[in-house]
Context: one part of a larger RNA
RNA sequence: CGUUGUAUAUUUGAGAGAAUCGUCCCCUAGUACGAAAGGAUCGGGGAGUGAAAACCUCUGGUCUACCAGCUGUUCUACCAAGAGCAUGGCUGGGUAGCUAAGUUGCUAUUGGAUAAGCACUGAAAGCAUAUAAGUGCGAAGCCUGACCCAAGAUUAAAUAUACUUGUGUGACUUGAUCACACGGAAGGUCCGUGGGAGACUACCACGUUGAUAGGCUCUAGGUGUAAGCACAGCAAUGUGUUUAGCCAAGGAGUACUAAUAGACCAAAAGC
Numbered sequence: 001c002g003u004u005g006u007a008u009a010u011u012u013g014a015g016a017g018a019a020u021c022g023u024c025c026c027c028u029a030g031u032a033c034g035a036a037a038g039g040a041u042c043g044g045g046g047a048g049u050g051a052a053a054a055c056c057u058c059u060g061g062u063c064u065a066c067c068a069g070c071u072g073u074u075c076u077a078c079c080a081a082g083a084g085c086a087u088g089g090c091u092g093g094g095u096a097g098c099u100a101a102g103u104u105g106c107u108a109u110u111g112g113a114u115a116a117g118c119a120c121u122g123a124a125a126g127c128a129u130a131u132a133a134g135u136g137c138g139a140a141g142c143c144u145g146a147c148c149c150a151a152g153a154u155u156a157a158a159u160a161u162a163c164u165u166g167u168g169u170g171a172c173u174u175g176a177u178c179a180c181a182c183g184g185a186a187g188g189u190c191c192g193u194g195g196g197a198g199a200c201u202a203c204c205a206c207g208u209u210g211a212u213a214g215g216c217u218c219u220a221g222g223u224g225u226a227a228g229c230a231c232a233g234c235a236a237u238g239u240g241u242u243u244a245g246c247c248a249a250g251g252a253g254u255a256c257u258a259a260u261a262g263a264c265c266a267a268a269a270g271c
Stems, first nucleotide, its partner, number of pairs: 001152001005163007015149001017147001023047005033038001050107001053104003059100004066093005071086006111143002117137004166182006172175001187265004191207005212258003215254005221247003228241005
């Protein structure tokens, strides 16, 4: 922009895509078959591999500054305590998130028309013949089904709901006419706070009739017992206060801060 008024929701599915892997064991049955050796079809049950998908409860990985330990050096006048730099300085752990090697479930059932093939009835050709007319079975393949997308499917679909049907000017072919402007509904956008969404856009949540983000409080969880002081020891150090102190992304609550105010877009016909 179109879909012939403008919108908001919910659908249909023309069409398109992905997937559709296939092993082993048990029963039937040591049966049929076979001299023996060996050893089934059909049918039923069970287990697993691979591939695609989702997720993070568990097992782990990562977690660039969350916690602790340690070294050198510079600085905070010194002690103590810290900060900067040294690959995140090194080391040991680690929340959320992300993730596989982890977890979960699926890869199903069915229907239709068929291929090779197997048949029924049956003539031409008194027989025979699956074929000439007619009829049936038959595959991981085809069309469905099941999963995803999908009305720009220009054949532009459907359902429900909401809103307008006003004003002015001009034109002529004087009409239930046309053009332009105003108005500004339902609804939407800008703007702002953000996100399990994201390159930007888009999408989603919220904007005081508010828990959207930050802060604060509580809590889950991480680290592992802070500093200061006291005591013991000549001291290094240890013990007590203290399962402390500190803490990012998790959860809940709470308007303290910021989402204020406002602007813009936006509609026609009808006996």